[in-house]
RNA sequence: UGCUCAUCGAGACCGGCCGAGGGAAUAGGCCCUUUGACGCCGGGGCAACCACCGGGGCCCGUGACCGGAAUGGUGCCAACUCCUGCGGCGGACCGUCGGACGUCCGCCGGCAGAUGAGCG
Numbered sequence: 001u002g003c004u005c006a007u008c009g010a011g012a013c014c015g016g017c018c019g020a021g022g023g024a025a026u027a028g029g030c031c032c033u034u035u036g037a038c039g040c041c042g043g044g045g046c047a048a049c050c051a052c053c054g055g056g057g058c059c060c061g062u063g064a065c066c067g068g069a070a071u072g073g074u075g076c077c078a079a080c081u082c083c084u085g086c087g088g089c090g091g092a093c094c095g096u097c098g099g100a101c102g103u104c105c106g107c108c109g110g111c112a113g114a115u116g117a118g119c120g
């Protein structure tokens, strides 16, 4: 850094340093932040993706899957991936003879992103 698969509405602090921005890109929102954010360091914690242990249809093995533990490899510790922007469906309002357009709400699916594992 590319591809594939899975998950993403739960959870998780204290101190030191730094000093003005930060919340992925980008646009619109909204929020955090000198009562010191973000970032770095020390300690602590949350969680359970991989490794580990046990179970896992008629004989063996294996697998999806289920459970356990939390030592190791990761990850994470503001807000639903903070919300939305792309498509589809439904509803309400507007409007009308009937519609279309538009606005708002909800649901579904994508795109993108984050994390893990595997293969390059």
Stems, first nucleotide, its partner, number of pairs: 001120008013043005021032003027084003044077003049073003052068004081112001086109008
The prediction has a mean pLDDT of 85. Predicted 3D model of a 120-nucleotide RNA (SAM riboswitch aptamer (S box leader)) from a Gammaproteobacteria bacterium. Lineage of the source: Bacteria > Pseudomonadati > Pseudomonadota > Gammaproteobacteria. Of the family's consensus pairs, 94% are formed in the model.